[in-house]
Molecule: transfer RNA
Organism: Patescibacteria group bacterium
RNA sequence: GGGCCUGUAGUUUAGUGGUAGAACACAGCUUUCGCAUAGCUGAGAUCGUGGGUUCGAUUCCCACCGGGUCCA
Repeated sequence: GGGCCUGUAGUUUAGUGGUAGAACACAGCUUUCGCAUAGCUGAGAUCGUGGGUUCGAUUCCCACCGGGUCCA
């Protein structure tokens, strides 16, 4: 330098055009003499950045940025 894959909550991830779900972690409550476990509730993601297509984009297209991998 070129090809391919990938980027969504603090972490791991689901989501193939119509208001973004979950688990762990975090906070509160119940339970306990107390802790842990368990149960319930809650907060938390401008979906890497900038454009384009579309009535509508996390999703489709382009460029760039970060990560991984292969070739040279």